[in-house]
Context: one part of a larger RNA
RNA sequence: GGCGUAUGGUGGAUGCCUUGGCACUAGGAGCCGAUGAAGGACGUGACUAACUGCGAUAAGCUUCGGGGAGCUGUAAGUAAGCACUGAGCCGGAGAUUUCCGAAUGGGGCAACCCAAUGACCGUGAGGUCAUUACUGCUAGGUGAAUCUAUAACCUAGUAAGUGGAACACGUGGGGAACUGAAACAUCUUAGUACCCACAGGAAAAGAAAGAAAUUCGAUUCCCUGAGUAGCGGCGAGCGAACGGGGAACAGCCCAAACCAGGAAGCUUGCUUUCUGGGGUUGUAGGACUGGUGUGGUGAGUUACCAAGUAAUCAUGUAGUCGAAGCAGUUGGGAAGCUGCACCACAGAGGGCGAUCGUCCCGUAGACGAAACAUGGUUACCUCCAACCAGGAUCCUGAGUACGGCGGAACACGUGAAACUCCGUCGGAAACCGGGAGGACCAUCUCCCAAGGCUAAAUACUACCUAGUGACCGAUAGUGAACCAGUACCGUGAGGGAAAGGUGAAAAGCACCCCGGAAGGGGAGUGAAAGAGUUCCUGAAACCAUAUGCCU
Numbered sequence: 001g002g003c004g005u006a007u008g009g010u011g012g013a014u015g016c017c018u019u020g021g022c023a024c025u026a027g028g029a030g031c032c033g034a035u036g037a038a039g040g041a042c043g044u045g046a047c048u049a050a051c052u053g054c055g056a057u058a059a060g061c062u063u064c065g066g067g068g069a070g071c072u073g074u075a076a077g078u079a080a081g082c083a084c085u086g087a088g089c090c091g092g093a094g095a096u097u098u099c100c101g102a103a104u105g106g107g108g109c110a111a112c113c114c115a116a117u118g119a120c121c122g123u124g125a126g127g128u129c130a131u132u133a134c135u136g137c138u139a140g141g142u143g144a145a146u147c148u149a150u151a152a153c154c155u156a157g158u159a160a161g162u163g164g165a166a167c168a169c170g171u172g173g174g175g176a177a178c179u180g181a182a183a184c185a186u187c188u189u190a191g192u193a194c195c196c197a198c199a200g201g202a203a204a205a206g207a208a209a210g211a212a213a214u215u216c217g218a219u220u221c222c223c224u225g226a227g228u229a230g231c232g233g234c235g236a237g238c239g240a241a242c243g244g245g246g247a248a249c250a251g252c253c254c255a256a257a258c259c260a261g262g263a264a265g266c267u268u269g270c271u272u273u274c275u276g277g278g279g280u281u282g283u284a285g286g287a288c289u290g291g292u293g294u295g296g297u298g299a300g301u302u303a304c305c306a307a308g309u310a311a312u313c314a315u316g317u318a319g320u321c322g323a324a325g326c327a328g329u330u331g332g333g334a335a336g337c338u339g340c341a342c343c344a345c346a347g348a349g350g351g352c353g354a355u356c357g358u359c360c361c362g363u364a365g366a367c368g369a370a371a372c373a374u375g376g377u378u379a380c381c382u383c384c385a386a387c388c389a390g391g392a393u394c395c396u397g398a399g400u401a402c403g404g405c406g407g408a409a410c411a412c413g414u415g416a417a418a419c420u421c422c423g424u425c426g427g428a429a430a431c432c433g434g435g436a437g438g439a440c441c442a443u444c445u446c447c448c449a450a451g452g453c454u455a456a457a458u459a460c461u462a463c464c465u466a467g468u469g470a471c472c473g474a475u476a477g478u479g480a481a482c483c484a485g486u487a488c489c490g491u492g493a494g495g496g497a498a499a500g501g502u503g504a505a506a507a508g509c510a511c512c513c514c515g516g517a518a519g520g521g522g523a524g525u526g527a528a529a530g531a532g533u534u535c536c537u538g539a540a541a542c543c544a545u546a547u548g549c550c551u
Base pairs, nucleotide, nucleotide: 001550002549003548004547005546006545007544008543009542015536016501017500020472021471022469023468024467025466026465027464028463029461030460031164032163039100040099041098042055043054044053046078047077050074051073061094062093063092064091065090066089070082071081072080105114106113107112115132116131117130118129119128120127121126134161135160136158137157138156139155140154141153142152169200170198171197172196173195174194180187184233210216211215220247221246222245223244224243230238231237251453252452253451254397258277259276260275261274262273263272264271265270266269282431284396285395286394287393288390289389290388291387292386298383299382300381308380309379310378311377312376313375314374315373316372317371319367320366321365325340326339327338328337329336341358342357343347349361350360351359402426403425404424405423406422407421408420412438433448434447435446436445437444488495489494508535511522512521513520514519
């Protein structure tokens, strides 16, 4: 020196555990904000660095309920206090709520600087309180080119708007490329990703100028039809509808004709405008004229016109009651084992010194609200007629429909290309009317555009409650089980860790000895200290000591 063995050190694998995650289910909730949000800064405790709570009334104030013995958060300690005259704690409703932040008196390098006006206080310097952003709307005033006027400006009023979020879901405006086509240009990826605007708890769509073949009857979603009919450098690929079966169902309001009233204008009998009535459809309907007829029926807070009040019930936001086991034995410890019992609408689960239905919290079951919220029902209340006949006259959404040209969207790439939408240039009819039935024409059939509203079935989950898992178990599971979006890195956008476990209980080693201390040896605690604070178990690499063999 090598190999081996033993004993240690180092190290933190493995096993066991779980405070944390992940994926879902059911129900709820689906918004907050100028009455100042989300998110922060700075403060706030007797002693207080951090976290948590709170806001100069600052780990809190008031009140109404619950609850019933301790309490002054994490978090020990000292001090000083509070509490059965009911504290702490839990829930409802309030008060307070610095400064920044849409930030809004002006400014600004966020958490800072500087004001104005009014009221009150003060001898005064000054102090306190309130108001002072922009835009929209309403009302009033001043008033230019330019006489009237208008623009513009000013003042007052106004829970109006602004900003945030849940990287979700929705609608709209913009809108790629890699890729595929085995290259690539039409095409595809894809109206996807991404950007912007806006909204709601859902959104959007929606009561036929439909679809189709003699029928159906708003919309939405699912299954099918069907990878069919089609489209397509007829390549790659894209890809319906009718019909059928389900989920859920709900229908309405204006404009106009006409009537009444008000106002303005001037040509003085017309026009315009406002309010109310009327009226809303295609086997046309309504106005209009004539006739019949009406107080009962129906409906109602989501549309259909619209405002509610009260009672009661249920649910939620604190809670309450809740059955039944003892002894012996092993052990540090009983829930183990032995013996004999009991409850069960409760043998879900968790805890307790090992494995407890009967020890504790609970569980099944039953009960409970002063206050607030949500929903249902009832009463009050509120709203509302309907039909027939006539066919003379009037009305029924115009720069609209439609056409040319250029585009888009329709499964449909310009094609024979209808239907729908946009730009541009043209531009109707008006009920003896108009649109559609995939160029176009005729016949026939169906429907009535150019105004509007509309629940449910559908999509999603930041949040709350209850629960589940052939999901993970600390290099896993969230990046984060731990003071983590932290430390740290970067000018910045941004990137982004590591780090869990003494013990049943701190009982966390009084006291003695060596040492300057660290540390160690006794003693003591404990079942165990080879559990002594990165302390359960404690693998391997690596290091050391001792020893055997070989050199």